This is a predicted structure of a 98-nucleotide RNA (Bacterial small signal recognition particle RNA) from a Planctomycetota bacterium.
The organism belongs to Planctomycetota, within Bacteria.
Its Rfam family is "Bacterial small signal recognition particle RNA". The family's RNA type in Rfam is non-coding RNA gene.
RNA sequence: GGCAAGUCCCAUGGAGUCGGGCGGCUGUGAACCUGGUCAGGGGCGGAAGCCAGCAGCCAUAAGCAGUACCCCGGCUUGCCGUGGGGUAGCUUGCCUCG
Repeated sequence: GGCAAGUCCCAUGGAGUCGGGCGGCUGUGAACCUGGUCAGGGGCGGAAGCCAGCAGCCAUAAGCAGUACCCCGGCUUGCCGUGGGGUAGCUUGCCUCG
């Protein structure tokens, strides 16, 4: 001195992270104005039985909470990859000259 790569810029994929969701999932969740089952007690009946039905239990609605799933968006390069750009400086490698 030359070449290549990186540092730089743009785009993009991933990763991480934050926020949101009248999504999913889980939990909780109604004295009565949800449902089911309805002890006790009550009513009807000569009886067999039937009826309504409180508490309790079960399942849930609205709601509340959680979430490693799904959806949307943001952030980062002192996280990784890909493509493109790039004049100066710097770093590394190779080659050449002195």